A computed fold for a 99-nucleotide RNA from a Chitinophagaceae bacterium, annotated as TPP riboswitch aptamer (THI element). Rfam family: TPP riboswitch aptamer (THI element). Rfam links the family to the GO term thiamine pyrophosphate binding. The sequence was found by an Rfam model in a public genome assembly. NCBI's taxonomy places the organism under Bacteria, Pseudomonadati, Bacteroidota, Chitinophagia, Chitinophagaceae.
[in-house]
RNA sequence: AUCAUACUUUAGGGGUGUCCCGCAAAUAUGCGGGACUGAGAAAUACCCUUCGAACCUGAUGCAGCUGAUACUGCCGUAGGGAAAAGUGGAACGGCCUUC
Numbered sequence: 001a002u003c004a005u006a007c008u009u010u011a012g013g014g015g016u017g018u019c020c021c022g023c024a025a026a027u028a029u030g031c032g033g034g035a036c037u038g039a040g041a042a043a044u045a046c047c048c049u050u051c052g053a054a055c056c057u058g059a060u061g062c063a064g065c066u067g068a069u070a071c072u073g074c075c076g077u078a079g080g081g082a083a084a085a086g087u088g089g090a091a092c093g094g095c096c097u098u099c
Base pairs, nucleotide, nucleotide: 006087007086008085009084010083011049012048013047014046016043017036018035019034020033021032022031023030024029055080056079057078061074062073063072064071
């Protein structure tokens, strides 16, 4: 300086992928290393908790784009999805005091 759609406690919900290399393996896959995106790619972390696109289903979905995931748009005013208490006091309104 900004925020009040904030912060704290307890409780709960959720995801963890794509690609490359090496080793093992008939494959599936496992282990190790690296690259990418992301808040997070197994961390007593991160995100979200009805004011709910955290996350799940549809979905091995459609279009664009990318090495691939990711990303953008659609689907989507779809169907689901986990809460209580306390602190703070912006805006609006009310009351009181002073001028």